RNA sequence: UGCAGGGUAGAGAAGCGGUCUAUCUCGCCGGCUUCAUACGCCGGAGAUCACGGGUUCGAAUCCUGUUCCUGCAA
Numbered sequence: 001u002g003c004a005g006g007g008u009a010g011a012g013a014a015g016c017g018g019u020c021u022a023u024c025u026c027g028c029c030g031g032c033u034u035c036a037u038a039c040g041c042c043g044g045a046g047a048u049c050a051c052g053g054g055u056u057c058g059a060a061u062c063c064u065g066u067u068c069c070u071g072c073a074a
Stems, first nucleotide, its partner, number of pairs: 001073007010026004018057001028044005050066005
């Protein structure tokens, strides 16, 4: 420098353009249970979907620029 893949709650992942102002597991907080802790059960908080622009009636999803990570080639 070129090509490919990726960036979504604290961590890991899912998510056909529309019932997605976003799902799951672990973690966190509160409650129930217990003598107490753990397990279990119930509830809750936590994401401007990397950042900007565009297309569209509608974008996490499509297009484009930037940026970061990984791999390949030189």